[in-house]
């Protein structure tokens, strides 16, 4: 002096001299949330799994009743991820056991082309990840609540190391 992204700015205060922490605030960015609209349902409906045991019903057992125990359905709670959802450009389709390929779309980046207010075109060159909710959320005024992190590479300059 640049990129990618919300991911940046000042104050104020504490150490302390290289920075770094705590505080609200401003600015960016997210979630959650009415009406109306949309979407589902039609009471044998809307309810993945696993634990768990509150009610109730039924069953055993008892002479009778009380306790006990066993099934079933079910509350609260907990766990889990296969349905569904969120932040992102990171998705769709065909083939493939899968690795992975190909198309179609999305995305960043150029000093090259094109244009000359901003913008676009072309061309080149890369990406299409990864987290996180935890059976649940459409959209959504008010309101309520989180985030501001991480990775990069260009030019010069001193140094040092191999050959």
């Nucleotide at each position: 002096g640049g990129c990618c992204g919300a991911g940046u700015c000042a104050c104020a205060u504490c150490g302390g001299u290289a920075c770094g922490g705590c505080g609200g605030g401003a600015g960016c960015g997210g979630a959650g949330g009415a009406a109306c609209c949309a979407a589902g349902c039609g009471u044998u409906a809307c309810c993945g799994g696993g634990c768990g045991g509150u009610a109730a019903a039924g069953g055993u057992g008892u002479c009778u009743u009380u306790g006990g125990c066993c099934u079933u359905u079910c509350a609260a709670g907990c766990c889990c991820u296969u349905g569904g959802g969120g932040u992102g450009a990171a998705g769709c389709u065909g083939c493939g056991c899968a690795a992975g390929c190909a198309g179609c779309c999305g995305g960043g980046c150029g000093a090259c082309c094109u244009u000359c207010c901003c913008c676009u075109c072309g061309c080149g060159u890369c990406c299409g990840a990864a987290c996180c909710c935890g059976a649940c959320a459409g959209c959504u005024a008010a309101c309520u609540u989180c985030g501001c992190c991480g990775g990069c590479g260009u030019c010069c300059g001193a140094g040092g190391a191999a050959g």

c-di-AMP riboswitch aptamer (ydaO/yuaA leader) from a soil metagenome, 163 nucleotides, folded computationally. It matches the Rfam family "c-di-AMP riboswitch aptamer (ydaO/yuaA leader)". Rfam links the family to the GO terms regulation of gene expression and cyclic-di-AMP binding. Rfam describes the family as follows. This family represents a conserved RNA structure found upstream of the ydaO and yuaA genes in Bacillus subtilis and related genes in other bacteria. Of the family's consensus pairs, 92% are formed in the model.